[in-house]
RNA sequence: CUUAUCAAGAGCGACCGAGGGACUGGCCCGUUGACGUCCAGCAACCUGCCUGAUUGGCAAGGUGCUACUUCCAGCAAAAUGGAGUCCAUUUUGGAAGAUAAG
Numbered sequence: 001c002u003u004a005u006c007a008a009g010a011g012c013g014a015c016c017g018a019g020g021g022a023c024u025g026g027c028c029c030g031u032u033g034a035c036g037u038c039c040a041g042c043a044a045c046c047u048g049c050c051u052g053a054u055u056g057g058c059a060a061g062g063u064g065c066u067a068c069u070u071c072c073a074g075c076a077a078a079a080u081g082g083a084g085u086c087c088a089u090u091u092u093g094g095a096a097g098a099u100a101a102g
Base pairs, nucleotide, nucleotide: 001102002101003100004099005098006097011039013038014037015036019029020028021027023074024073025072026071040066041065042064044063045062046061047059048058049057050056070096075093076092077091078090079089080088081087082086
């Protein structure tokens, strides 16, 4: 950089100590110890096996993941309701981000 996916799944554990949830605005989590590391677990993609099957299942080897829909929104369009070129809600498509494979 390209393609695909992002509404599911996963600790009452040990260590560490002050911040963290990408960014901005919100809203949350955190000494009842978050985050991080280890172990444990999950099974998203790759891999292997079974299967007629790119269908479904099993395994957990490689990455990954284990608060809140990618926590929500962030730009545009449409619809609905209030209202006067504004606010709110819903839907859709983008942007950004994350993960995998090449």